Source information:
Predicted 3D model of a 109-nucleotide RNA (SAM riboswitch aptamer (S box leader)) from Oceanobacillus iheyensis. RNAcentral holds the sequence, with entries from Rfam and Ribocentre.
RNA sequence: UCCUUAUCAAGAGUCGGGGGAGGAAUCUGGUCCAUUGAUCCCGCAGCAACCAGUUACAAUGAAGUAACAUGGUGCUCAUUCCAGCAAGCGUAGGCUUGAUAGAUGAGAA
Numbered sequence: 001u002c003c004u005u006a007u008c009a010a011g012a013g014u015c016g017g018g019g020g021a022g023g024a025a026u027c028u029g030g031u032c033c034a035u036u037g038a039u040c041c042c043g044c045a046g047c048a049a050c051c052a053g054u055u056a057c058a059a060u061g062a063a064g065u066a067a068c069a070u071g072g073u074g075c076u077c078a079u080u081c082c083a084g085c086a087a088g089c090g091u092a093g094g095c096u097u098g099a100u101a102g103a104u105g106a107g108a109a
Stems, first nucleotide, its partner, number of pairs: 001109001003107006013044001015043004022033003027084004045076003050072003053068005080101001085098005
């Protein structure tokens, strides 16, 4: 980088230091955040439970459920901020579902 698969309406920072202009992935529109210092980097703290691990129970064509949070990741404004494409519904504003794209984990090339 590409492929497969699972998840993405919950949860968690008015912290300390650095830095100094745009940022919320990309394009368009909307909306929001930002010199009262954002995004970002480091530290600390926290959330969650994807993978591994430990423990308990169950099972032995079975390999599951629960707990813990030790290790590997991840995450800590707004649903993945919302819409865009398709289908259905509605007189309409619009609503619902799905796809695409993206993010993260695990596995494979």